A computed fold for a 136-nucleotide RNA from Salibacterium aidingense DSM 18341, annotated as FMN riboswitch aptamer (RFN element). Its Rfam family is "FMN riboswitch aptamer (RFN element)". Rfam's curators write: The RFN element is a highly conserved domain that is found frequently in the 5'-untranslated regions of prokaryotic mRNAs that encode for flavin mononucleotide (FMN) biosynthesis and transport proteins. NCBI's taxonomy places the organism under Bacteria, Bacillati, Bacillota, Salibacterium, Salibacterium aidingense. Its mean pLDDT, the model's own confidence on a scale to 100, is 80. Of the family's consensus pairs, 100% are formed in the model.
């Protein structure tokens, strides 16, 4: 110091306020809510003569993942399926910055259709912090 890794802790937010109905946090106005990992022209500090440099940080809708759901399955997994974005500015250069306006969100369940209520779930997880033991 690298590689492996038992083990251990963490590891999702959301319906104010109206309208119709017998009956809706499920319709309709209208509100809020954004998981992990990468990528990144964001923003703060730092340092450096200075071109730069280092740290923390910046994406629901770019890529890729998980959860839910289906099929296999030797029960360890595998494979499938699975949602959404565009003007407009700056700039050498925008999918990410700044304005604008859009759009998406498993299954079951309900006195009436659910991202937001309830329920599998005191679950499972992308994974995030440490970390014995081993080896060189």
């Nucleotide at each position: 110091u690298a590689a492996c890794c038992a083990c251990u802790u963490c590891g999702g937010g959301g319906u104010c306020g109206g309208g119709u109905g017998a009956a809706a946090u499920u319709c309709c106005c209208a509100g809020c809510c954004g998981g992990c990992g990468g990528u990144g022209a964001u923003a703060a500090a730092g340092c450096c003569a200075a071109u730069g440099c280092u740290u923390u940080u910046c994406a629901g809708u770019c890529c890729g993942c998980g959860a839910c759901c289906c099929g296999c399955u030797u029960u360890g997994g595998c494979g499938g399926u699975g949602g959404a974005u565009c003007c407009g500015g700056u700039g050498g250069a925008a999918g990410u910055c700044c304005g604008g306006a859009g759009c998406c969100g498993a299954c079951a369940g309900u006195g009436a259709c659910a991202g937001u209520c309830u329920g599998g779930a005191u679950g499972g997880g992308a994974g995030a912090a440490g970390g014995a033991a081993u080896a060189a």